[in-house]
């Protein structure tokens, strides 16, 4: 250095639900809310997937799934 992971730290993120808000929408965005859960539950729509509409197309979802990239920790 690189892989691998719950072995240990330190701390991340945040479902559901609720208010406001943008949008046809499906969902985003922010608050508050607690923790359902996450070793990338950080990005990224490349490929599958589900989803949605003004439906021969144009969106949405990265917390569906694969794959790219980056980045903590310190057992073996």
């Nucleotide at each position: 250095u690189a892989c691998u992971g719950u072995u240990a730290u330190u701390g991340c993120c945040a479902a559901a639900c609720c208010c406001g808000u943008u949008g046809u929408g499906a969902a985003g965005c922010g608050g508050a809310g607690u923790a359902c859960g996450g070793a990338a539950a950080g990005c990224c729509a490349c490929g599958g997937g589900u989803c949605u509409c003004u439906u021969u197309g144009a969106g949405a979802c990265a917390g569906c799934c694969g794959g790219g990239u980056u980045g903590c920790c310190c057992a073996a």
The RNA shown here (c-di-GMP-I riboswitch aptamer) has 76 nucleotides and comes from Sulfurovum sp. Its Rfam family is "c-di-GMP-I riboswitch aptamer". Gene Ontology term of the family: cyclic-di-GMP binding. The coordinates come from a structure-prediction model, not an experiment, and the mean pLDDT is 77.